[in-house]
RNA sequence: GCUGCUGUAGCUCAGUGGUAGAGCACUUCAUUGGUAAUGAAGAGGUCAUGGGUUCAACCCCCAUCAGCAGCUCCA
Numbered sequence: 001g002c003u004g005c006u007g008u009a010g011c012u013c014a015g016u017g018g019u020a021g022a023g024c025a026c027u028u029c030a031u032u033g034g035u036a037a038u039g040a041a042g043a044g045g046u047c048a049u050g051g052g053u054u055c056a057a058c059c060c061c062c063a064u065c066a067g068c069a070g071c072u073c074c075a
Stems, first nucleotide, its partner, number of pairs: 001071007010024004018055001026042005048064005
């Protein structure tokens, strides 16, 4: 340099062109003599960035950025 894959909540990951989710973690409450565990409720998101297509984009297209893998060239 080229090709492919990945980028979504604090962490690990789903998801589909039509209201963004789960588990764990976190907060509050209940329970306990007190913890843990359990139960209930809650908070938490620029869906990497920019642009395009569309009535409508996390999803489709293009570019860019970051990470991973493979290939190639030079030394």
A computed fold for a 75-nucleotide RNA from a Gemmataceae bacterium, annotated as transfer RNA.
It matches the Rfam family "tRNA". By type it is a transfer RNA. Gene Ontology term of the family: triplet codon-amino acid adaptor activity. From the family's description: Transfer RNA (tRNA) molecules are approximately 80 nucleotides in length.
The source organism's lineage runs through Bacteria, Pseudomonadati, Planctomycetia, Gemmatales and Gemmataceae.
The prediction has a mean pLDDT of 80.